The part of an RNA shown here (large-subunit ribosomal RNA, domain II) has 676 nucleotides and comes from Eubacterium sp. The coordinates come from a structure-prediction model, not an experiment, and the mean pLDDT is 82.

Context: one part of a larger RNA
RNA sequence: UCCGGCGAGUUACUCUUACUGGCAAGGUUAAGGACUAAAGGUCUGGAGCCGAAGGGAAACCAAGUCUUAAUAGGGCGUUAUAGUCAGUGUGAGUAGACCCGAAACCGGGUGACCUACCCAUGUCCAGGAUGAAGUUGCCGUAAAAGGCAAUGGAGGUCCGAACACACAUCCGUUGAAAAGGGUGGUGAUGAGGUGUGGGUAGCGGAGAAAUUCCAAUCGAACCCGGAGAUAGCUGGUUCUCCUCGAAAUAGCUUUAGGGCUAGCCUCAAUUUAGUCUUGCGGAGGUAGAGCACUGAAUAUCCUAGGGGGCGUCAAAGCUUACCGAAGAUUAUCAAACUCCGAAUGCCGUUAAGAUGAUGAUUGGGAGUCAGACUGCACGAGAUAAGUUGGGUAGUCAAAAGGGAAACAGCCCAGACCUCCAGCUAAGGUCCCAAAGUGAGUGUUAAGUGGAAAAGGAUGUGGGAUUUCGAAGACAACUAGGAUGUUGGCUUAGAAGCAGCCAUACAUUCAAAGAGUGCGUAAUAGCUCACUAGUCGAGAGGUCCUGCGCCGAAAAUGUCCGGGGCUAAACACUACACCGAAGCUGAGGAAUGUGUAAACAUUGGUAGAGGAGCAUUCUUAACAGCGACGAAGCUGUACCGUAAGGAGCAGUGGAGUGUUAGAGAGAGAAUGCCGGA
Numbered sequence: 001u002c003c004g005g006c007g008a009g010u011u012a013c014u015c016u017u018a019c020u021g022g023c024a025a026g027g028u029u030a031a032g033g034a035c036u037a038a039a040g041g042u043c044u045g046g047a048g049c050c051g052a053a054g055g056g057a058a059a060c061c062a063a064g065u066c067u068u069a070a071u072a073g074g075g076c077g078u079u080a081u082a083g084u085c086a087g088u089g090u091g092a093g094u095a096g097a098c099c100c101g102a103a104a105c106c107g108g109g110u111g112a113c114c115u116a117c118c119c120a121u122g123u124c125c126a127g128g129a130u131g132a133a134g135u136u137g138c139c140g141u142a143a144a145a146g147g148c149a150a151u152g153g154a155g156g157u158c159c160g161a162a163c164a165c166a167c168a169u170c171c172g173u174u175g176a177a178a179a180g181g182g183u184g185g186u187g188a189u190g191a192g193g194u195g196u197g198g199g200u201a202g203c204g205g206a207g208a209a210a211u212u213c214c215a216a217u218c219g220a221a222c223c224c225g226g227a228g229a230u231a232g233c234u235g236g237u238u239c240u241c242c243u244c245g246a247a248a249u250a251g252c253u254u255u256a257g258g259g260c261u262a263g264c265c266u267c268a269a270u271u272u273a274g275u276c277u278u279g280c281g282g283a284g285g286u287a288g289a290g291c292a293c294u295g296a297a298u299a300u301c302c303u304a305g306g307g308g309g310c311g312u313c314a315a316a317g318c319u320u321a322c323c324g325a326a327g328a329u330u331a332u333c334a335a336a337c338u339c340c341g342a343a344u345g346c347c348g349u350u351a352a353g354a355u356g357a358u359g360a361u362u363g364g365g366a367g368u369c370a371g372a373c374u375g376c377a378c379g380a381g382a383u384a385a386g387u388u389g390g391g392u393a394g395u396c397a398a399a400a401g402g403g404a405a406a407c408a409g410c411c412c413a414g415a416c417c418u419c420c421a422g423c424u425a426a427g428g429u430c431c432c433a434a435a436g437u438g439a440g441u442g443u444u445a446a447g448u449g450g451a452a453a454a455g456g457a458u459g460u461g462g463g464a465u466u467u468c469g470a471a472g473a474c475a476a477c478u479a480g481g482a483u484g485u486u487g488g489c490u491u492a493g494a495a496g497c498a499g500c501c502a503u504a505c506a507u508u509c510a511a512a513g514a515g516u517g518c519g520u521a522a523u524a525g526c527u528c529a530c531u532a533g534u535c536g537a538g539a540g541g542u543c544c545u546g547c548g549c550c551g552a553a554a555a556u557g558u559c560c561g562g563g564g565c566u567a568a569a570c571a572c573u574a575c576a577c578c579g580a581a582g583c584u585g586a587g588g589a590a591u592g593u594g595u596a597a598a599c600a601u602u603g604g605u606a607g608a609g610g611a612g613c614a615u616u617c618u619u620a621a622c623a624g625c626g627a628c629g630a631a632g633c634u635g636u637a638c639c640g641u642a643a644g645g646a647g648c649a650g651u652g653g654a655g656u657g658u659u660a661g662a663g664a665g666a667g668a669a670u671g672c673c674g675g676a
Base pairs, nucleotide, nucleotide: 001676002675003674004673005672006671011095012094013093014092015091017089018088019087020086021085022084023083026050027049028048032044033043034042035041054061055060064076065075066074067073098236099235101233105226106225107224108223109222110221116200117199118198119197120196121195122194123193124192125190127159128158129157130155134151135150136149137148138147139146163187164186165185167184168183169182170181171180202218204214205213206212211220239612240611241610242609243608244607249262250261251260252259253258263368264367265365266364267363268362269361270360271359274355275354276353277352278351279349280348281347282346288340289338290337294334295333296332299329300328301327305323306322307320308319309318310317371396372395373394374393375392376391378389379388380387401412402411403410416588417587418586419585421584422583423582427578428577429576430563431562432561436575439573440572441571442570443569449565455550456549459547460546461545462544463543464542465541466540467539468538476534477533478532479531480530482507483506484505487501488500489499513528517526518525589602590601591600592599593598613665615662617661618660620659621658622657624656625655632651633650634649635648636647638645639644
């Protein structure tokens, strides 16, 4: 991992409600007893319980009663009556209560053969080194002290085996080993090692102290019991078909991944409304707008007041490129501003139309309380997030199908079944790949299409407007571009061209600036404006707009799904076709409505309701079936919407079918047992 078997809403009592049955203003027995054919028995037994009357705390009264001083008022009742016993189903309560699962808690016992410490009694420590005290001798002294030599053999002394330990490293890590092996290391006469016997016990012992040890178990051992502890938690929970079909919200919660009530679903009964559109009638302060209030905020004027200056200390007074309330004009902003003010939405309606069981009430049963994304108007955030919070609509959740390459939440569209029939939606029609290498008019040259901004640019199409132009424009070429004058000032110099002043100076002119740029130390030189000629028809500027260009650097592999495309790109136009489980056609099924004809409906998680199939055992019935062959097995073209069921043949060789009751259906539980 697979296969086989086992494996989870049960039972008892009480209550609730629906249905079925009995009796009915009544219904019913319990324990016990008697009988007995022993059964799903029969007969007794009326204690008790429920109902038929309520009100009051109660005494008590009673179709009334309580409150009260009350005969008032008010509350609960009556007037309208059906109950009860049993069975079956649902749900609830009490019990382990659908099954498996803790860590723990408590009680009683068993452990110190491991290990910790202690007690008693034994035993072990090769060899080598060092050489304390003391002692003896000599020297020394008045005597000592002291010195030297020898002797001596101390020490939690040194080196190092046994023995003990465990510091480093390598190996081992489904090991040779549930702690080891190799190589080194530390202690090795001591607080040393070790044998045997004994002691201390879990709310405890022991501990040179680490939450360390107490039999591979230790922040409280192990075994059995309370015990099926409890688990708002995780996992699992077994056949079929049909009808309907949610929620992820509100309030409260030591509450937030749990619950209760409501909301939303379903079933039954009763009832008669409901929903939408239009009209009519309402409330309102959003979008927008505005500045009349509250605030914010801009410029100018005016000006109370303040500051500065002048003024003889003081004052009056004068003054101001300062600040500036209020006011005037101009121009703005606001979720918590409003002189105003929509569209929608909301409420009402004995109006009109549409729809047709969609509404409401009562009762039984739920599930749901983590929601997700997308569009729109908002808050938080950074006008970030596949972020977060509400509102609103949709989809997913619980929805398959077609499109978006792939892609819960986007676009189209809601799958009862069958069909090798047709029409369409979104989206498409060169090939992959169904359908136009279709048509018309334009645009794009960037592979733009097939990712991106500010900004930049004689890209190119369209439109508007304006200036110049046959009295000759624009561009090009030829010629001129002068004089006063080197304008004045400044300066070493400043001559059109460093700088300052003037430059709407003047003259000659077809025209020529007191000069547009280059240049010189300053001149010089080149050039421009401007003018004439040649040429001969458009040229220049601004604005709006379509499509493009640059801006453009990232990590597996190149921004169309790919090939590839200059249309097979983009814009507009009209047509044809393809394209889904949509719609239609043909056949069939079920459900609902309906007398019928017929019509409508039939996606579905949690969940509610309905109808069925199969299995085992026991007992009863069917005078069931069965050696003229049961069950089981094998084969098979039959029947049923399905779970499933027959028939026939073979095999097999003794049981088995229908109805009733249940240890009643497995693929999942890191399920249990067995096997491969």

The source organism's lineage runs through Bacteria, Bacillati, Eubacteriales, Eubacteriaceae and Eubacterium.